[in-house]
Molecule: c-di-GMP-I riboswitch aptamer
Organism: marine sediment metagenome
């Protein structure tokens, strides 16, 4: 960032494990993503065992790194 192209992740929901919990993580599953790959550095927002704690990057900012290559 193109009515290319060849990949690619994968929301909700539903099984199954884990966790006190947020939520993770494995299968189905596709809402939608040009970084929907990492990073937990900043804000938010979110759990509790209330800590020198956790959790989330598909919230917004920021950092690194990729694939094509038209305009």
């Nucleotide at each position: 960032g193109a009515c290319a192209a060849g990949a690619g992740c994968a929301a909700a929901c539903c099984c199954g494990a884990a966790g006190c919990a947020a939520u993770u993580c494995g299968g189905g599953g596709a809402c939608g993503c040009a970084a929907a790959g990492c990073c937990a550095c900043g804000g938010a927002u979110c759990c509790u065992u209330a800590a020198u704690g956790g959790a989330c990057c598909g919230c917004c900012g920021g950092g690194c790194u990729a694939c094509c290559g038209a305009a």